Source information: The part of an RNA shown here (small-subunit ribosomal RNA, 5' domain) has 506 nucleotides and comes from an uncultured bacterium. Model confidence (mean pLDDT): 83 of 100. Rfam family: Bacterial small subunit ribosomal RNA.
Context: one part of a larger RNA
RNA sequence: GAAUGAACGUUGGCGGCGUGGAUUAGGCAUGCAAGUCGAGCGCGAUAUGUAGCAAUACAUGGAAAGCGGCGAAAGGGAGAGUAAUACGUGGGAAUCUGCCCUUAGACCUGGGAUAGCGAUGGGAAACUGCCGGUAAUACCAGAUAAUGUCUAUGGACCAAAGGUGUGAUUCCGUCUAGGGAUGAGCCCACGUCCUAUUAGCUAGUUGGCAGGGUAAUGGCCUACCAAGGCGAUGAUGGGUAGCGGGUGUGAGAGCAUGACCCGCCUCACUGGGACUGAGACACUGCCCAGACACCUACGGGUGGCUGCAGUCGAGAAUCUUCGGCAAUGGGCGCAAGCCUGACCGAGCGACGCCGCGUGCGGGAUGAAGGCCUUCGGGUUGUAAACCGCUGUCGAGGGGGAGCAACUUCCAUAGAGUUAUCUUUAUGGAUUGAGCGAUCCCUGGAGGAAGGACGGGCUAAGUUCGUGCCAGCAGCCGCGGUAAGACGAACCGUCCAAACGUUAUUC
Numbered sequence: 001g002a003a004u005g006a007a008c009g010u011u012g013g014c015g016g017c018g019u020g021g022a023u024u025a026g027g028c029a030u031g032c033a034a035g036u037c038g039a040g041c042g043c044g045a046u047a048u049g050u051a052g053c054a055a056u057a058c059a060u061g062g063a064a065a066g067c068g069g070c071g072a073a074a075g076g077g078a079g080a081g082u083a084a085u086a087c088g089u090g091g092g093a094a095u096c097u098g099c100c101c102u103u104a105g106a107c108c109u110g111g112g113a114u115a116g117c118g119a120u121g122g123g124a125a126a127c128u129g130c131c132g133g134u135a136a137u138a139c140c141a142g143a144u145a146a147u148g149u150c151u152a153u154g155g156a157c158c159a160a161a162g163g164u165g166u167g168a169u170u171c172c173g174u175c176u177a178g179g180g181a182u183g184a185g186c187c188c189a190c191g192u193c194c195u196a197u198u199a200g201c202u203a204g205u206u207g208g209c210a211g212g213g214u215a216a217u218g219g220c221c222u223a224c225c226a227a228g229g230c231g232a233u234g235a236u237g238g239g240u241a242g243c244g245g246g247u248g249u250g251a252g253a254g255c256a257u258g259a260c261c262c263g264c265c266u267c268a269c270u271g272g273g274a275c276u277g278a279g280a281c282a283c284u285g286c287c288c289a290g291a292c293a294c295c296u297a298c299g300g301g302u303g304g305c306u307g308c309a310g311u312c313g314a315g316a317a318u319c320u321u322c323g324g325c326a327a328u329g330g331g332c333g334c335a336a337g338c339c340u341g342a343c344c345g346a347g348c349g350a351c352g353c354c355g356c357g358u359g360c361g362g363g364a365u366g367a368a369g370g371c372c373u374u375c376g377g378g379u380u381g382u383a384a385a386c387c388g389c390u391g392u393c394g395a396g397g398g399g400g401a402g403c404a405a406c407u408u409c410c411a412u413a414g415a416g417u418u419a420u421c422u423u424u425a426u427g428g429a430u431u432g433a434g435c436g437a438u439c440c441c442u443g444g445a446g447g448a449a450g451g452a453c454g455g456g457c458u459a460a461g462u463u464c465g466u467g468c469c470a471g472c473a474g475c476c477g478c479g480g481u482a483a484g485a486c487g488a489a490c491c492g493u494c495c496a497a498a499c500g501u502u503a504u505u506c
Stems, first nucleotide, its partner, number of pairs: 001506004006502005013356006019349002026312003030309003035070003040067002047060005077267003086192007095184002100180007108142004117132002120129003148157003162172002193239003200230003205227004210222003242264004246257004269290005292303004320346001322345003328342001329340004359389004369380004393447001395442005402435002408429009450495005455476003461490005471478002
């Protein structure tokens, strides 16, 4: 000098874009953060209408809960662990892949349950028992069977579901097989911090054979056999640490670093385990153990903010218990739509970078006051006053392009054999939480300047006070009676909505 996720001191007008729990991976009140589908299924409440005096019956309508499907493995957070089951670069073969695209074929015949529901119990609650009975794109059986799987090449084995309504080959789905795309698992080579005041480490250890297991290779696991394998080119142990793209600095080489954003990995109160599933050994799923906290009728239960806000604690230190799904994206759905603390916005903080403003022109008896003085004057200083002007920003009021494209509905014209169905084009209608370019009106210099420094390094000095005291200080060093170095005043210098200090890196 440059830089920072900074902090502290003094000061502080506005805007844009960024950015903000680095410490205790410490504990958490409260709300929200993952639902959706009635075009899979049964039931059908409140309500409305009709008939009736009423009970009630019928029609419309569709809530809540339930079964079922898909999603919940994404998105979001954090860096505890990990020095290599990680990451980076480059290769590889023994694999799987829901939704999506594409190609070919199929969708036949039956059955028995179960939740919801009704009835009746237990329990403070959480929850749960028994009886009756019901549906399905839930479950099961049979048929069909190759382009699939296994194969001793003879053969054996394996599937499905319907819905909407419109006459379904045609729309939405279901099943089988092949290919693709995407995603993921596995293997290898090289690279990746400090320590020898760590020198030896290793029995599933190293290899083989056979088997098991897995989507898949493999000591991944088991039995048997052999005695190997690693190591001063640093094994093993200890310490520290997520890795990379990048970032800071530097002429570069390098050194330091890994906030925000992107890719990968790992974690989800602590430890262990599997289930479901295309995918998890699963942040807001399940089971067990533990610590902690809460409820309890003492028998027993409940919970997991390293999601968004917020709170306590510790700390030098880090924000709102905000608005909206309008946009982008995601889940479900034919769709309308619903959900979305992802996201988009607003709020707070000079935390950073950038931009703008705090006026402009004239104005000398060089006013008054301050300071200095050789007492003549000098300086503050055109600075002020005063005269004229402007209207940025801010304040108050008003208009407003754009961020909006879709989707859906309507109309018209086509295409698909008919069609109210599907689809293409054009036109119209419909959607903004918030931001707001830019313009107009009002008013009037009004609301807007400080901080550090002035001995040398280093730009900028005089007077007074103090008297090795009080104090200053980055280094050299100042201060013991004329201190340009302490304190104050005036003046000056440098930066400027900031200026200094501290910490850290180059």